[in-house]
């Protein structure tokens, strides 16, 4: 300065000693130990990784079934092999027809999405960002509920 998220999630010990919850009002937390630093543990998936769908470009084409192996949440799944057929490319061949090839069937990127993975980069570990502060729209006479800005934290560029 852009963009995505912010009604889940997740605490113990040491050291220190009075704060802290960003700011303002409130409400809370805290000598049964605040901030702050330390070491452990964990959380979560933002950056990353794996899977699937799709879309673009690129190129001559690019996709079906079985069977094995792997997984499994037991419903299936898989582009990991390997076989058959379709495609496609070459070569036999008068030949659109047949054969033959230890020839090929993708690759780059981009987006969605996830009963996925957690070694790494941050982050996080009362309380919805505690809650409201400013506008709108319901609802009401009692402080209600909804959206949206503002501010703000995390990321990631």
């Nucleotide at each position: 300065c852009u963009c995505a998220u912010c009604c889940a999630g997740a605490g113990g010990g040491g050291c220190a000693g009075a704060g802290g919850g960003a700011a303002c009002g409130g409400c809370c937390c805290u000598g049964c130990g605040a901030a702050g630093c330390c070491c452990c543990g964990g959380c979560a998936a933002c950056c990353g990784g794996c899977g699937u769908c799709g879309a673009a470009u690129g190129g001559a084409a690019c996709u079906g079934c079985g069977c094995g192996a792997g997984u499994u949440a037991c419903g299936g799944c898989u582009a990991c092999g390997c076989g058959c057929g379709g495609c496609c490319c070459g070569c036999c061949c008068c030949g659109u027809a047949g054969g033959c090839g230890a020839g090929g069937u993708c690759a780059u990127c981009c987006g969605a999405c996830g009963a996925u993975c957690a070694c790494g980069g941050u982050g996080c570990c009362a309380a919805u960002u505690c809650c409201g502060a400013c506008c709108c729209g319901c609802a009401g006479c009692c402080g209600g509920c909804g959206g949206g800005a503002c501010a703000g934290a995390u990321g990631a560029g």

A computed fold for a 157-nucleotide RNA from uncultured Pseudonocardia sp., annotated as SAM riboswitch aptamer (S box leader). The organism belongs to Pseudonocardia, within Bacteria. The sequence is in RNAcentral, with records from MGnify. Model confidence (mean pLDDT): 76 of 100. Of the family's consensus pairs, 97% are formed in the model.